[in-house]
Molecule: SAM riboswitch aptamer (S box leader)
Organism: Sporolactobacillus sp. THM7-7
RNA sequence: CUCUUAUCAAGAGCGACGGAGGGAAUUGGCCCGAUGAAGUCCGGCAACCACUUUACUUAAAAGUAUAGGUGCCAAAUCCAACAGGUUUUCCUGAAAGAUAAGGA
Numbered sequence: 001c002u003c004u005u006a007u008c009a010a011g012a013g014c015g016a017c018g019g020a021g022g023g024a025a026u027u028g029g030c031c032c033g034a035u036g037a038a039g040u041c042c043g044g045c046a047a048c049c050a051c052u053u054u055a056c057u058u059a060a061a062a063g064u065a066u067a068g069g070u071g072c073c074a075a076a077u078c079c080a081a082c083a084g085g086u087u088u089u090c091c092u093g094a095a096a097g098a099u100a101a102g103g104a
Base pairs, nucleotide, nucleotide: 002103003102004101005100006099007098008097013042015041016040017039021032022031023030026081027080028079029078043073044072045071048069049068050064051063052062053061054060077096082093083092084091085090
């Protein structure tokens, strides 16, 4: 970089340093931010891998967070864009994206 599968409305700080941006990209919105953005450290959340128990042809169910691989810690993946249903509005799906596991 690419393919497959699964998940994406829950959860997570009154900490330290830092010092102006941030919410993936484009467009349009709407927000967050000097009562401190990004980033780093600490802390935390979760439970994909992992681990334990049960069951087992396979699938699976319940649990753990001590150690490990990741991930995450405003707002639904912040919302819309494309398609369908709907007049407004709203709903569903797709696409794109993120994360994990596996494969080439």